About this RNA:
A computed fold for a 136-nucleotide RNA from a bovine gut metagenome, annotated as FMN riboswitch aptamer (RFN element). The sequence is in RNAcentral, with records from MGnify. Its Rfam family is "FMN riboswitch aptamer (RFN element)". Rfam describes the family as follows. The RFN element is a highly conserved domain that is found frequently in the 5'-untranslated regions of prokaryotic mRNAs that encode for flavin mononucleotide (FMN) biosynthesis and transport proteins. The prediction has a mean pLDDT of 80.
[in-house]
RNA sequence: UUCUUCGGGGCGGGGUGAAAUUCCCUGACCGGCGGUAUAGCCCGCGAGCGCGGCACGUAUGUGUGAUAACCACCUGCGACAGUGCAUGAUCCGGUGUGAUUCCGGAGCCGACAGUACAGUCUGGAUGAGAGAAGAA
Numbered sequence: 001u002u003c004u005u006c007g008g009g010g011c012g013g014g015g016u017g018a019a020a021u022u023c024c025c026u027g028a029c030c031g032g033c034g035g036u037a038u039a040g041c042c043c044g045c046g047a048g049c050g051c052g053g054c055a056c057g058u059a060u061g062u063g064u065g066a067u068a069a070c071c072a073c074c075u076g077c078g079a080c081a082g083u084g085c086a087u088g089a090u091c092c093g094g095u096g097u098g099a100u101u102c103c104g105g106a107g108c109c110g111a112c113a114g115u116a117c118a119g120u121c122u123g124g125a126u127g128a129g130a131g132a133a134g135a136a
Base pairs, nucleotide, nucleotide: 001136002135003134004133005132006131011027012026013025014024015023028120029119030110031109032045033044034043035042040108041107048085049084050083051082056078057077058076059075061073062072063071090106091105092104093103094102112123113122114121
């Protein structure tokens, strides 16, 4: 450098109601990737929404052309280097050279769209992706 494979988990019961796994009560459950003493809550990245040059793909149109193809140009769409915006949450004690990461305890957080208001349902997504492993 090229290619291949892999690459996200999780809700029950009761109440109200026409309708709620969304509200209320109650009890649960889940935790992407890299760094670092082993991390959802420390540092950073990804996932969302925009912008997006040259070149690229594609479609309509126009010009040349008898027609088609080719070529050129305009426009739309797609993809893309790059870039902008948004981007949650932790303390105490213990051990230790070293831990907001381990042990003990008590807390907290969770994109967008749909729907009776959703971390756990459905959907974009058989997608994308931080990255990981392997092969040449």